[in-house]
The prediction has a mean pLDDT of 91. This is a predicted structure of an 83-nucleotide RNA (c-di-GMP-I riboswitch aptamer) from a Candidatus Bipolaricaulota bacterium. Taxonomically the source falls in Candidatus Bipolaricaulota (Bacteria, Bacteria candidate phyla). Its Rfam family is "c-di-GMP-I riboswitch aptamer". Rfam describes the family as follows. GEMM was predicted in a large-scale screen for bacterial structured RNA regulatory elements. The sequence was found by an Rfam model in a public genome assembly.

RNA sequence: CACCCGAAUGGGCAAACCCGGCGAAAGCCGGGGACGCAAAGUCACGGGUCUAAGGGGUGACCUAGGAUGGCCGGACUGCCGAA
Numbered sequence: 001c002a003c004c005c006g007a008a009u010g011g012g013c014a015a016a017c018c019c020g021g022c023g024a025a026a027g028c029c030g031g032g033g034a035c036g037c038a039a040a041g042u043c044a045c046g047g048g049u050c051u052a053a054g055g056g057g058u059g060a061c062c063u064a065g066g067a068u069g070g071c072c073g074g075a076c077u078g079c080c081g082a083a
Base pairs, nucleotide, nucleotide: 006080012037013036017032018031019030020029021028022027035070041076042075043074045073046072047071048068049067050066054063055062056061
């Protein structure tokens, strides 16, 4: 110095819920707020899940180019410095 790992230090992010806004919805954005998180930083590549405007169907319902990274896997990057 680098990697693995994750004590400590300084910090970081922000669930539910509320308010305002966007969206057909799922959900997202901003403010408040903290359930938690060592990547809860970034990325829809694979899987899963959610929604169904539009399309299909006599109907029940089906369907992702939508969404979810705080569902899982994977990829890229990062602060600190003990055992």